[in-house]
């Protein structure tokens, strides 16, 4: 000094004038508007609606089927498809980083093309052995070492052994299945024993079995208040119904017409509404997510929908010489019921921890 | 604000694990005095984009974009 991994944090600050929204006080009259003052006034993603939960309705939600999600182990949470930690695999010298990681020995299906031969394995060159003859062909059998095909070809290496070969037999390595001790909460990991010549190619982000959740809708949920709900047209149906009720069946609670098209009317105003698994500091438990405790703070609720625009001073950054002065620039993006995460999108910067490499001491 | 559906040559559709099928259309050539119709040849498909599963992905799965409806 290069090169790099991880992790966090900020997303320009003061100040002035002008506007713009809630609420709240005050005047003023036309009682719902004006003026004037006071407070507060977008984000780390508000987003993309992909998860999950709170709230609300429908039986304070019921049982079966279908469905869907999920999937090593342990632990955090209101809950999760999240984090956090470990275990296993895979990649990087490393520092660290990736995994949707249960079953393929219950069952079906795929595995195009090449290849002999793609799942109860097979035999094209090849080897070998038996016959034939026209003496280098043919025909039958043997085999699976070695050639070639393929993403994948039924354990490796050596000895032995054969007509040739082959777990055929033995050695060691691997591997499968069972039992035991050791560590661990567990996954799991290491020892050792005994049994099998090796049986079971891959694919579950193929159906699919196991197991564990999961009613269903969604602040345009619900809830009051006021307006309307005049009554026609057309077709279906009969309590074994029609609705609520959601993909189907029970089962529950309502109702006497009732569905469906067509065509008519309303289409305003209040609420829900932000104090909440809330933020901040510190002290305590865990390695950590995270949990307790104490003290302090209120921090947006718009409803065609506010949050903004100029100036002056600093600070970042970048251009340009006269070097201390002019110029220029500042992302990605904007609440609409609320919280937990995940995904993405981002000018520019700062701070911590670590690796590897070169040089110096 | 919430909540469903889809994106394949220029257009319009099939295909849902094995490299994409048809019709319109473009272009040549036959035919005809010339055209059209008609008959023959041909041409264009990163299957919206990024990963991952798999031997292989338009098809499975995931994250993005982009378009269409539905509610009061």
């Nucleotide at each position: 000094g290069g090169a790099g991994u991880g992790g966090u944090c900020c997303g320009g600050a003061c100040g002035g004038u002008c506007g713009c929204g809630u609420u709240g006080g005050a005047u003023g009259c036309u009682u719902g508007c004006a003026u004037c003052c006071a407070c507060c006034g977008a984000g780390g993603a508000a987003a993309g609606u992909c998860c999950g939960g709170g709230c609300u309705g429908c039986a304070c939600a019921g049982g079966g089927c279908a469905g869907a999600a999920c999937g090593c182990c342990g632990g955090c949470u209101a809950a999760c498809g999240g984090c956090c930690g470990g275990u296993g695999g895979g990649g990087g010298c490393g520092a660290c980083c990736c995994c949707g990681a249960g079953g393929a020995a219950a069952g079906u299906g795929c595995c195009a093309c090449a290849g002999a031969a793609a799942a109860c394995a097979g035999a094209c060159c090849g080897c070998c052995g038996u016959g034939g003859c026209u003496u280098g062909c043919c025909a039958c059998g043997g085999u699976a070492a070695g050639g070639g095909u393929g993403a994948a070809a039924a354990g490796g290496u050596g000895c032995g052994g054969u007509a040739a070969g082959a777990g055929c037999g033995c050695a060691c390595c691997g591997c499968c299945c069972g039992g035991u001790c050791u560590g661990g909460u567990a996954a799991c990991a290491g020892a050792c024993c005994g049994g099998g010549g090796c049986a079971c190619g891959g694919u579950a982000a193929a159906c699919c079995c196991c197991g564990u959740u999961c009613g269903c809708a969604g602040c345009a949920a619900g809830g009051c208040c006021a307006a309307a709900u005049a009554g026609g047209g057309a077709a279906g149906u009969a309590u074994u119904g029609g609705c609520g009720c959601g993909g189907c069946c029970c089962g529950c609670g309502u109702u006497u017409g009732c569905u469906u098209c067509c065509g008519g009317g309303u289409a305003g105003g209040c609420u829900g509404c932000u104090c909440g698994a809330g933020c901040c500091u510190g002290c305590c438990g865990g390695u950590a997510a995270c949990g307790g405790c104490a003290g302090g703070c209120c921090u947006a609720g718009a409803u065609g929908a506010a949050u903004g625009a100029c100036c002056g001073u600093c600070a970042u950054c970048c251009c340009g010489c006269u070097u201390g002065c002019g110029g220029g620039a500042g992302a990605c993006a904007g609440a609409a019921c609320c919280c937990g995460g995940c995904u993405u999108a981002c000018a520019g910067g700062g701070c911590c921890a670590c690796u590897c490499c070169g040089u110096a001491u | 604000g919430g909540c469903a559906g889809g994106g394949u040559g220029g257009c319009u559709c099939a295909g849902u694990g094995g490299u994409a099928c048809g019709g319109c259309g473009g272009a040549g050539g036959a035919c005809u005095g010339c055209a059209a119709a008609u008959c023959c040849u041909u041409u264009a498909u990163u299957c919206g984009c990024g990963a991952g599963u798999u031997c292989g992905a338009u098809u499975c799965u995931c994250g993005c974009c982009c378009c269409u409806g539905c509610c009061u």
This is a predicted complex of two RNAs, RNase P RNA and transfer RNA, with 433 nucleotides together. The coordinates come from a structure-prediction model, not an experiment, and the mean pLDDT is 77. Rfam match: Bacterial RNase P class A. It is annotated as a ribozyme.